[in-house]
Context: one part of a larger RNA
Molecule: large-subunit ribosomal RNA, domain IV
Organism: Thalassiosira antarctica
């Protein structure tokens, strides 16, 4: 000086992006345990007390065997003894409160990400009637499946509670029969060329006409989408109301400075001596919104944030000591 232990006046997170590290709590027995809840649960919640030996007495299990005896472990109570300290060592949970996200166990970037990501039971469309659909394969043929609509296959969400609005103009996807355009083929007037003429060769009006797209209807838990101007109430401000232009239809219900909020450290209110932070409230949502789900929830999480006790060398501010190294010196 480094690494790695140990201890430390006082203060106790004043550190620092964050209590990161480090202290701290941890055994058993007896008490006692809150909100909330899906009535299982939260809960070892929190919070207390006791713990060593020896003797006395009571209580009881268990094994031998000749049934009265020995032996072994163990509780409760009185009482004595010693030590600042009896779970005396190691082993060994800190605990509480709000809130966001995701329901939970669980899976993941083998070697910088374990998550809120993904998977989940659970909702819902949708196609498929068996030689199924769908997939592999120029095929044979196989998976499906030695299964058969409580099946099998693709998409969405993603426990459970309460729901889950409008919009079908575009894009898809569906159905339906009338109509409209049209290809290849078939038929076919009519024209031209040709002295092979009782024929050959070319062009072709028109007629037959498939799907498919045009049309029509329907479909959003299908891909999406869900408005501006402007006037008005007897303080003033808002504007239940009205006018008007677009549109397929103008955002319901919740929920909102949100993992979404630019302006912004938005206002008020608690937390603090003091807060770009956390809680709750408003709502003026740049640019929230209902299975691209919407809003709530008890457990649960090596997840995020933010407070509270306890503990501390994290810090004021460092200092000693063990050890092990490295450089001097002798």
């Nucleotide at each position: 000086u480094u690494g790695u232990a140990u201890u430390g006046a006082a203060g106790g997170a004043a550190c620092u992006c964050g209590g990161c590290a480090a202290a701290a709590u941890g055994a058993c027995u007896c008490c006692g345990u809150a909100a909330c809840u899906u009535c299982g649960g939260a809960a070892u919640a929190a919070g207390g007390a006791g713990u060593a030996g020896c003797u006395u007495u009571u209580u009881a299990a268990g094994g031998u065997u000749u049934u009265a005896a020995c032996c072994u472990a163990a509780a409760a109570a009185a009482g004595c003894u010693g030590u600042c300290a009896c779970a005396a060592a190691a082993u060994c949970g800190a605990g509480g409160a709000c809130a966001g996200c995701g329901a939970c166990u669980g899976u993941u970037u083998a070697a910088u990400a374990a998550a809120a990501a993904c998977a989940c039971a659970g909702g819902u469309c949708u196609c498929u009637g068996c030689a199924a659909a769908u997939u592999u394969g120029a095929a044979a043929a196989a998976a499906g499946a030695a299964g058969u609509a409580u099946a099998g296959a693709g998409a969405c969400u993603g426990a459970c509670g309460c729901c889950u609005g409008c919009c079908c103009g575009g894009u898809g996807c569906u159905g339906c029969a009338a109509g409209c355009u049209u290809a290849a083929u078939a038929g076919a007037a009519a024209a031209a060329g040709u002295u092979u003429u009782g024929g050959c060769u070319u062009u072709a009006a028109c007629u037959u006409u498939a799907a498919c797209c045009c049309c029509c209807a329907g479909u959003a838990a299908a891909c999406g989408g869900c408005g501006g101007c402007u006037g008005u109430a007897a303080c003033u401000c808002u504007g239940a109301c009205g006018g008007u232009c677009c549109a397929a239809a103008g955002g319901u219900a919740g929920c909102g400075a949100a993992a979404u909020u630019c302006c912004u450290u938005g206002g008020c209110a608690u937390u603090u001596a003091a807060u770009u932070g956390g809680u709750g409230u408003c709502c003026u949502g740049c640019a929230u919104g209902a299975a691209u789900g919407g809003c709530g929830u008890a457990a649960c999480g090596a997840c995020u944030g933010u407070c509270c006790u306890a503990c501390u060398g994290u810090c004021u501010c460092c200092a000693a000591u063990g050890c092990a190294a490295u450089c001097u010196c002798a």